[in-house]
RNA sequence: UCUCGAUAAGAGCAAACCCACUGAGAGGUGGGGACGCAAAGCCACGGGUCAGAACGUUCUGAUAGCCGAGUUACCGAA
Repeated sequence: UCUCGAUAAGAGCAAACCCACUGAGAGGUGGGGACGCAAAGCCACGGGUCAGAACGUUCUGAUAGCCGAGUUACCGAA
């Protein structure tokens, strides 16, 4: 350095739900809250799923905590 991931150490993130705001909707943002996560950091490139509009087959948007790919990264037992 690469791979790997421990009853290690120091950190980190934050599901459902509740409140407020926002969006046509899926959903998103902030606060509370923790189910969990070794990338639950980033990314819409491929697939899946969801929403809207077309209407026989597409477009637009969302989802990264659905999967794969890409990219960056703390620590160092086996």
This is a predicted structure of a 78-nucleotide RNA (c-di-GMP-I riboswitch aptamer) from an uncultured Nitrospirota bacterium.
The prediction has a mean pLDDT of 89.
Of the family's consensus pairs, 95% are formed in the model.